[in-house]
RNA sequence: UAAUGUUCUCAGGGCGGGGUGAAAGUCCCCACCGGCGGUAAGGGUUUUCGAACCCAAGCCCGCGAGCGCUUCCCGGUAACGGGAGGGUCAGCAGAUCCGGUGCAACUCCGGAGCCGACGGUCAUAGUCCGGAUGGAAGAGAACGAAC
Numbered sequence: 001u002a003a004u005g006u007u008c009u010c011a012g013g014g015c016g017g018g019g020u021g022a023a024a025g026u027c028c029c030c031a032c033c034g035g036c037g038g039u040a041a042g043g044g045u046u047u048u049c050g051a052a053c054c055c056a057a058g059c060c061c062g063c064g065a066g067c068g069c070u071u072c073c074c075g076g077u078a079a080c081g082g083g084a085g086g087g088u089c090a091g092c093a094g095a096u097c098c099g100g101u102g103c104a105a106c107u108c109c110g111g112a113g114c115c116g117a118c119g120g121u122c123a124u125a126g127u128c129c130g131g132a133u134g135g136a137a138g139a140g141a142a143c144g145a146a147c
Stems, first nucleotide, its partner, number of pairs: 005143006016030004031127002033116002035063004042055005058114002066092002068089001069086007096112005118130003
């Protein structure tokens, strides 16, 4: 310098006010929130003035969980249920435009919009309850250690 590893730790925010109603944190008006990696003309720190480092996108690229699909096993006449897997199964997996500056912006500045798994519920849920004291993108630390 540091390949391939092992172990451990961490890893999601948000309904406040009003209206209607028998009933709503679920509807209507106003409000509030934004996982992880990448990109970066913005911001910050340092500077040997070359640059280095840190922060910066919900809707740009990709990932995760969830639903669906599917494989195997078990139960069942069957419908279907239970368990264990599959991410090159990508079907759902969301959602951005306008103006400005500029060589260059879906990232900056201004404005106006839009989006948010499944199950539950006296009434339809991004914000309540549940699977979940779960899983996980990934982040960090320790150990080991080729050359």